[in-house]
RNA sequence: GGUAGAGGUUGCACCGGUUAUCAGUAUUCCAUCGGACAUGACAGACAUGGCAGAGGGUGGAGGAAAGGAAGCGGUGCCGAAGCGGGCAGAAUGGUCUGUAGGCUGUCCGACUGGGCGCAUGGUUAAGAGCCGUGUGACUGUCAUCAUACUUGAUUUGAUGGAGAGCUACU
Numbered sequence: 001g002g003u004a005g006a007g008g009u010u011g012c013a014c015c016g017g018u019u020a021u022c023a024g025u026a027u028u029c030c031a032u033c034g035g036a037c038a039u040g041a042c043a044g045a046c047a048u049g050g051c052a053g054a055g056g057g058u059g060g061a062g063g064a065a066a067g068g069a070a071g072c073g074g075u076g077c078c079g080a081a082g083c084g085g086g087c088a089g090a091a092u093g094g095u096c097u098g099u100a101g102g103c104u105g106u107c108c109g110a111c112u113g114g115g116c117g118c119a120u121g122g123u124u125a126a127g128a129g130c131c132g133u134g135u136g137a138c139u140g141u142c143a144u145c146a147u148a149c150u151u152g153a154u155u156u157g158a159u160g161g162a163g164a165g166c167u168a169c170u
Stems, first nucleotide, its partner, number of pairs: 001170005008078001011077006018070002028061006037049003041099006081112002083109007113139002116136008141161006
């Protein structure tokens, strides 16, 4: 250098069905109050609607969906994956332009071993979930020191490091 493996029964990611949530929410219609603006996350321009009463509030009728989640089934794997940044693309919304955000693809990163609890910030309908930061033990691995004995590996404990690591073969 190459090949193959391990960490966990809550390892990681993706796909599909089902179920609940989303939510009695959004949209629509009726009644009523009200009285000048309203149409995207923001800004500008245009266009459209609106005193023949819009937007908004209250009451009634009717009433979703997407995203996210759980468990089940399946697939690919062990920087699995996530996060940050750059570049590119298609879209949203009445139309166009710009900014921001989201999605997809790609490149870079010496940021993170892994899952979990707690605190906190972001996202979200959300006390769920996801993500960031800090922290706490746990866990796998290696190193150092000590320890048990079968005296060589191997046990147990403490401390410390990081996956560009560790183990096996070549």
Source information
Predicted 3D model of a 170-nucleotide RNA (Lysine riboswitch aptamer) from a pig gut metagenome. The coordinates come from a structure-prediction model, not an experiment, and the mean pLDDT is 84.